[in-house]
RNA sequence: GGCCCCAUAGCUCAAUGGAUGGAGCUCCUAUCUGCUAAAUAGGUGGUUGCGGGUUCAAUUCCCGCUGGGGCCG
Numbered sequence: 001g002g003c004c005c006c007a008u009a010g011c012u013c014a015a016u017g018g019a020u021g022g023a024g025c026u027c028c029u030a031u032c033u034g035c036u037a038a039a040u041a042g043g044u045g046g047u048u049g050c051g052g053g054u055u056c057a058a059u060u061c062c063c064g065c066u067g068g069g070g071c072c073g
Base pairs, nucleotide, nucleotide: 001072002071003070004069005068006067007066010025011024012023013022018056027043028042029041030040031039049065050064051063052062053061
């Protein structure tokens, strides 16, 4: 330098163009306990990496950029 894949919650990942983007773990609160842990119940948490485009509608499709991983030279 060329090609391919990935980027969504603190972490690991869902969500084939359809309206309030979910789950598990973490965290917080309550119950329980002498105290913790465990268990049970509830709750918080997102400008979907950035900038454009297509569309009535974009996490999803297209282009560029940034970052990460891989292959080739």